[in-house]
Notes
The prediction has a mean pLDDT of 81. This is a predicted structure of a 74-nucleotide RNA (transfer RNA) from a Pyrinomonadaceae bacterium. The RNAcentral record of the sequence draws on ENA and MGnify. NCBI's taxonomy places the organism under Bacteria, Pseudomonadati, Acidobacteriota, Blastocatellia, Pyrinomonadaceae. RNAcentral records the identical sequence in 2 taxa. Rfam family: tRNA. By type it is a transfer RNA.
RNA sequence: AGUCCGGUAGCUAAGCGGCCCAAGGCAUCCGACUUUUAAUCGGGGGAUCGUCGGUUCGAAUCCGACCCGGACUA
Numbered sequence: 001a002g003u004c005c006g007g008u009a010g011c012u013a014a015g016c017g018g019c020c021c022a023a024g025g026c027a028u029c030c031g032a033c034u035u036u037u038a039a040u041c042g043g044g045g046g047a048u049c050g051u052c053g054g055u056u057c058g059a060a061u062c063c064g065a066c067c068c069g070g071a072c073u074a
Base pairs, nucleotide, nucleotide: 001073002072003071004070005069006068007067010026011025012024018057028044029043030042031041032040050066051065052064053063054062
């Protein structure tokens, strides 16, 4: 330098054009249970999806540039 993969809540991770609000798990908070803790069970809050543009009636999803991480080639 080039090619490919990835970037979605504190961590992990699904979703690849519309089906009100972007799933789930861990963590956190509240409650139940328990003598207490732990475990278990129930419930709540937290993400405008790497950034900036573009396409579209409509974008996490498609297109372009750039940033970051990784693999490979030279």